[in-house]
Context: one part of a larger RNA
Molecule: large-subunit ribosomal RNA, domain I
Organism: Bacillota bacterium
């Protein structure tokens, strides 16, 4: 040196734990902002570097409940207070609430500079200082008013309303890739996705047939099942991929516009037109106006407020056990007991129904907040008949070209929507039934509004998990979007455990100190804060054997 034995160092794996998470279920809630948001600087504490909290009134004021002995966060220590005259702390309304930041008096490299009007403090007067107001744009009201004589407009200008910004996904528009796949690539596909922009909502969108069928018929829109990977598009490639019909989830149907008629204003060729506004009307077995005959009722109903009840935001009552025996510790053994609408869970010096908190059942609200019943207010509808004339959404509908959306690539290509050029009928009308035309059979378009079922989860409250257990679980159990890196966009970490209690080692000795050897504390210190286990590699002490 190498090989074993033995007892260390160093290391942080394992095992266990869990304070973080992950994912789902029910209910709630779905918005906040000029009455200055979300977001941040900057302050603020006797001592204060971070975190929380709050805002020059600054770990806080005031008031209303609740609740009970302690309190002065996280987080000790020192110093000082506070509390049964109710502190601390849990809810309700309030009050302050710097400076940025939609930011809005103007300006600016965001938290900084820097005006003006009024009205106050203070000064002798300036200076200083508060405190309100001062942005733009829509609309409405008013006032002034050009070019142009009048008159109107335009423009100025005052007031009052209201927008601006944020925001996790859901939803409507509008724009809009490629990587891929087609085993290469162009039509196609990835995909009407990412991504950008605009717009609302708690959901959005859609919607009362110019609908769907073909047997007959059905009756608005959304969703789910199924039809059905069918029918069927398709370099007939690789893909895309319906629809009826059936079964269910929910269910609700209205209003204009026009023909008429009033009424007021302007204009008039004096016929009458056009305008506001009020009535009336509103659909396909056509309806309506008009004309006659009817008249329910201030009812159905619809909107506002809204008693009582209910819920939420603090809480509150809540049964029942002793003893042996091991042990540091009893919840565990062993013996007797009990309660249970309560044997979920959780702490508690090892495993507790009957010690704590709780649990099953009850009970509770000054203040706000929701549901919203009964009132109560205002507002409010209907029917037949008859046929001459009126009306019933025009640059619309439809055709040509070019394009896009339909499952449907330009094809027999219907339907529906842009563009561009043409360009109708007016109920004896019109549009559909997949070119087209006939018969037949559904429907009524070019104006609107509409809950429920569905889609989603930044957030709140409760609960569940053959989900993770610190190299996992979230990027984050820890001052984690931190520290750090990067000119920026932006990248992004490591980092949990002494013990039941700090009982956190007082005193002595060695040492400059770190540290360590007694002593105490503790079940245990081979639990000493570098603290639970404490594994290997990886150093090292001593011995055996060996060269």
């Nucleotide at each position: 040196g190498g090989c074993g034995u033995a007892c260390g160092g160093u290391g942080g794996a394992u095992g266990c734990c869990u304070a973080g998470g992950u994912g789902c279920c029910a209910a709630g809630a779905g918005u906040c902002g000029a009455a200055g948001a979300a977001g941040g600087a900057c302050g603020u504490g006797g001592u204060u570097a971070a975190c929380u909290g709050c805002g020059a009134a600054a770990a806080g004021u005031u008031u209303c409940g609740g609740g009970u002995a302690g309190c002065c966060g996280u987080a000790a220590g020192c110093a000082g207070g506070c509390g049964a005259u109710g502190a601390u702390c849990c809810g309700g309304a309030a009050a302050u609430a710097u400076c940025c930041g939609a930011a809005u008096g103007g300006g600016g490299c965001a938290a900084c500079c820097u005006g003006c009007a009024u009205g106050g403090a203070u000064u002798a007067a300036u200076a200083u200082u508060c405190a309100u107001g001062u942005a733009u744009c829509a609309c409405a009201a008013g006032g002034u008013g050009a070019a142009u004589a009048a008159a109107a407009u335009a423009g100025c200008u005052u007031u009052g309303u209201g927008a601006a910004g944020a925001c996790a996904a859901c939803c409507c528009g509008g724009g809009g890739a490629a990587c891929u796949g087609a085993a290469a690539c162009a039509u196609c596909u990835u995909a009407u996705u990412a991504c950008c922009c605009g717009g609302a909502g708690g959901a959005a969108a859609a919607g009362a047939a110019a609908g769907a069928a073909a047997a007959a018929u059905c009756g608005a829109u959304u969703a789910c099942c199924u039809u059905a990977g069918u029918a069927g598009c398709g370099g007939c490639g690789a893909g895309c991929g319906a629809a009826c019909a059936g079964g269910u989830a929910a269910g609700a149907g209205c209003c204009c516009a026009a023909a008429c008629c009033a009424a007021c204003a302007u204009c008039u060729u004096c016929g009458g037109a056009u305008g506001u506004u009020g009535g009336g009307g509103u659909u396909g077995a056509a309806g309506g106006a008009c004309u006659u005959c009817a008249u329910a009722a201030g009812u159905a109903g619809a909107u506002a407020c809204g008693a009582a009840a209910g819920a939420c935001u603090a809480g509150u009552c809540g049964a029942a056990u002793g003893g042996u025996c091991u042990g540091g510790a009893a919840a565990g053994u062993c013996c007797a007991a009990c309660c249970a609408u309560a044997g979920a869970a959780g702490g508690u010096a090892a495993u507790g129904g009957u010690c704590c908190u709780g649990u099953a059942g009850g009970c509770g609200a000054a203040a706000g907040u929701u549901u919203g019943u009964a009132g109560u207010a205002u507002c409010g509808a209907a029917g037949a008949a008859g046929a001459a004339u009126c009306c019933u959404g025009a640059g619309u509908a439809c055709c040509g070209c070019g394009g896009g959306a339909c499952a449907c690539g330009a094809g027999g290509a219907a339907u529906c929507c842009c563009g561009u050029g043409g360009g109708a009928a007016u109920c004896c009308g019109g549009g559909g039934g997949g070119a087209c035309c006939a018969c037949c059979c559904c429907c009524c378009a070019a104006g609107g509004c509409u809950a429920a079922a569905u889609a989603c989860u930044c957030c709140u409250u409760g609960g569940c998990a053959a989900c993770c257990g610190a190299u996992a679980g979230u990027g984050a159990a820890c001052a984690a979007g931190u520290a750090c890196c990067g000119u920026g966009a932006g990248g992004g970490a490591a980092a949990g455990g002494u013990g039941a209690a700090a009982a956190g080692g007082a005193c002595c000795c060695c040492g400059g100190a770190a540290g360590g050897g007694g002593a105490g504390u503790g079940a245990a210190a081979a639990a000493g804060a570098a603290c639970c286990u404490g594994a290997a590699a990886c150093c090292g002490u001593a011995u055996g054997c060996u060269u």